Annotation
The RNA shown here (transfer RNA) has 73 nucleotides and comes from Micromonospora sp. CA-248212. Its mean pLDDT, the model's own confidence on a scale to 100, is 81. Rfam family: tRNA.
[in-house]
Formats: sequence, structure tokens, C1' cells
RNA sequence: GCCCCCGUAGCUCAGCGGAUAGAGCGCCUGAUUACGGAUCAGGAGGCCGGACGUUCGAAUCGUCUCGGGGGCA
Repeated sequence: GCCCCCGUAGCUCAGCGGAUAGAGCGCCUGAUUACGGAUCAGGAGGCCGGACGUUCGAAUCGUCUCGGGGGCA
């Protein structure tokens, strides 16, 4: 320098053009318990790395860009 992959909640990930973006773990509250753990019930938490574009509609498609990983030279 060229090419490919990844970037979504604190963490690990799902979502592949159309409902208010979901799950597990973690966190908070309650029940239970002598207390804790486990279990059960409920809850908070992200606008999808950033910008621009396409579209009636974008996390999802395109371009540029930032960060991470890999391949070739």
C1' cells in the first nucleotide's frame, strides 16, 4: 500500500429494509432465608462507533471516516 472480517445494554452476543431494538450473565427492588447463597417475581439500563447518502421507512443497503482483528505485498 491492497484485500477481508468485526464494532448493537456494564460483559458475551442475536437482530440480515417495516411494531416502542432483544436474550443470557451482571446490576437494583421485593418474596423466601436466622443471615447469605440458590430459587421465584418485578425493574433500570443502549438510538445500534461517527458523518453523509439511498428509501415512504435504515442497526440492516451505499460512500467516506475512526477503532480492533486477520491475510497478501